[in-house]
A computed fold for a 71-nucleotide RNA from a Candidatus Nanoarchaeia archaeon, annotated as transfer RNA.
RNA sequence: GCGGUUGUAGUAUAACGGUAGUACACAAGACUGUGGAUCUUGAGGAGCGGGUUCGAUUCCCGCCUAUCGCC
Repeated sequence: GCGGUUGUAGUAUAACGGUAGUACACAAGACUGUGGAUCUUGAGGAGCGGGUUCGAUUCCCGCCUAUCGCC
């Protein structure tokens, strides 16, 4: 330099173009002599910039990041 893959919550990871889920972690409450465990509830998220579309995490383009391969 060229090509592929990846980017979603604090962490890990899903999702046919139509309300973004799950687990752990975190907070509150219940339970307990206290803590832990358990149960209930809650908060928290689309890498950046454009395009297509009635509607984009999803499709297209560029950039950036990480990773793999080729030279």
Its mean pLDDT, the model's own confidence on a scale to 100, is 81. Its Rfam family is "tRNA". Its family is annotated with triplet codon-amino acid adaptor activity in the Gene Ontology. It is annotated as a transfer RNA. Rfam's curators write: Transfer RNA (tRNA) molecules are approximately 80 nucleotides in length. RNAcentral holds the sequence, with entries from ENA.